[in-house]
RNA sequence: GCCCACAUAGCUCAGCAGGUAGAGUGUCGCCAUGGUAAGGCGAAGGUCAUCGGUUCAAAUCCGAUUGUGGGCUCCA
Numbered sequence: 001g002c003c004c005a006c007a008u009a010g011c012u013c014a015g016c017a018g019g020u021a022g023a024g025u026g027u028c029g030c031c032a033u034g035g036u037a038a039g040g041c042g043a044a045g046g047u048c049a050u051c052g053g054u055u056c057a058a059a060u061c062c063g064a065u066u067g068u069g070g071g072c073u074c075c076a
Base pairs, nucleotide, nucleotide: 001072002071003070004069005068006067007066010025011024012023013022019056027043028042029041030040031039049065050064051063052062053061
């Protein structure tokens, strides 16, 4: 330098033939216990990496950018 994949909650990840964004874990509250841990119930937490385009409507489709990972990189 070229090619490919990925970027979604604090963390690990689903959701992708466009139509209100989810799980586990963690955090907080409550229940429970003589008191803890485990357990049960509930809640908060996201402008879906950034910018732009298409569309009535974009996490999802298209382009660019940034970051991460992987592959390739000839001859004299």
Transfer RNA from Desulfitibacter sp. BRH_c19, 76 nucleotides, folded computationally. NCBI's taxonomy places the organism under Bacteria, Bacillati, Bacillota, Desulfitibacteraceae, Desulfitibacter. The RNAcentral record of the sequence draws on ENA.